[in-house]
Molecule: transfer RNA
Organism: Euglenaformis proxima
RNA sequence: GCAGAUGUAGCUCAGCGGUAGAGUGUAACCUUGCCAAGGUUAAUGUCGUGGGUCCGAAUCCCAUCAUCUGCU
Numbered sequence: 001g002c003a004g005a006u007g008u009a010g011c012u013c014a015g016c017g018g019u020a021g022a023g024u025g026u027a028a029c030c031u032u033g034c035c036a037a038g039g040u041u042a043a044u045g046u047c048g049u050g051g052g053u054c055c056g057a058a059u060c061c062c063a064u065c066a067u068c069u070g071c072u
Base pairs, nucleotide, nucleotide: 001071002070003069004068005067006066007065010024011023012022013021018055026042027041028040029039030038048064049063050062051061052060
C1' cells in the first nucleotide's frame, strides 16, 4: 500500500427496513434468627463517527475512526 472481519447496556453477545433485547452484573424490596441461595421490581444505549437513500435505518449505500487477520 491492497483486501477482509469486528464495533449494539458495566461485561459477554442477539437483533435479515416498522417502538432496541437476552444472559450476567448493579440498586431497592420480599423471603431467612444470620449468611448463602431464591423471588419481585427498577435503572442503564445519541446502536464507533459523519453523511446519503427511504414514509420509516442498528439493519441498505458512501466516507471515516479504532482493533484484528491476510496479501505484498